Guanidine-I riboswitch aptamer from Lentibacillus amyloliquefaciens, 96 nucleotides, folded computationally.

């Protein structure tokens, strides 16, 4: 930009781990400095089946800045990131 409809996007959570801060522990005074997330945290990722909202779509209205928009059990593996996850693969394999 255009398409597209169990649409898109933000902001906050459950969670997540250690690239940075920070906190601990240690070394050294040297061109060149370390370990620790089994450190509570702050930056930092972060839910299709989690919340709140903004737009868009769709059905109703004579029309609107109104109104309505259902259901949803789920591995194993493996991926990217600094690493890791209800992130992604994925409303996926399967279950009913």
């Nucleotide at each position: 930009u255009a398409a597209a409809a169990u649409g898109u996007u933000u902001u906050c959570u459950a969670g997540g781990g250690u690239u940075c801060c920070g906190c601990a522990a240690g070394c050294a005074u040297g061109u060149u400095a370390u370990u620790g997330g089994u450190c509570u945290g702050g930056u930092c990722c972060g839910a299709g089946a989690g919340a709140a909202a903004a737009c868009u779509c769709a059905c109703g209205c004579a029309a609107g800045a109104c109104g309505u928009g259902u259901c949803a059990c789920g591995g194993a593996a493996g991926g990217a990131u600094a690493a890791a996850a209800g992130c992604c693969u994925g409303g996926g394999a399967g279950a009913u």